[in-house]
RNA sequence: UUGUUCCUUCGGGGCAGGGUGAAAUCCCCGACCGGCGGUUAAAGCCCGCGAGUCCUUAAAGGACUGAACCGGUGGAAUUCCGGUGCCGACGGUGAAAGUCCGGAUGGGAGAAGGAACGA
Numbered sequence: 001u002u003g004u005u006c007c008u009u010c011g012g013g014g015c016a017g018g019g020u021g022a023a024a025u026c027c028c029c030g031a032c033c034g035g036c037g038g039u040u041a042a043a044g045c046c047c048g049c050g051a052g053u054c055c056u057u058a059a060a061g062g063a064c065u066g067a068a069c070c071g072g073u074g075g076a077a078u079u080c081c082g083g084u085g086c087c088g089a090c091g092g093u094g095a096a097a098g099u100c101c102g103g104a105u106g107g108g109a110g111a112a113g114g115a116a117c118g119a
Base pairs, nucleotide, nucleotide: 001119002118003117004116005115006114007113008112009111010110017029018028019027031099032098033088034087035049036048037047038046044086045085052064053063054062055061068084069083070082071081072080090102091101092100
């Protein structure tokens, strides 16, 4: 420097204030939030992964699965700055949910640390 095995811990955030109404954190104005790895410069919307639904299996796996442009700077940026936008599983619920309740003290992409045995 590096490989393998084992163990431990960590690993998701958000409707303020109003309007209408018998009733809405679900509609309207407005507000707020953004997992993980990668990417010559930093990402919710570039690439991939996880989660979710379905199929299948002993396991693995497969299919489906959302959204961004313009300008500026610069050697380099759909990642920074300015502007204007857009997206967000499933079930439930007094009225339609990214934000409430629930599966979930779950799962997990991964991150950090430790130990052993090698090269």
This is a predicted structure of a 119-nucleotide RNA (FMN riboswitch aptamer (RFN element)) from a candidate division WOR-3 bacterium. Its mean pLDDT, the model's own confidence on a scale to 100, is 86. Rfam family: FMN riboswitch aptamer (RFN element). Its family is annotated with FMN binding in the Gene Ontology. Of the family's consensus pairs, 100% are formed in the model. It was read from a public genome assembly, where an Rfam model found it.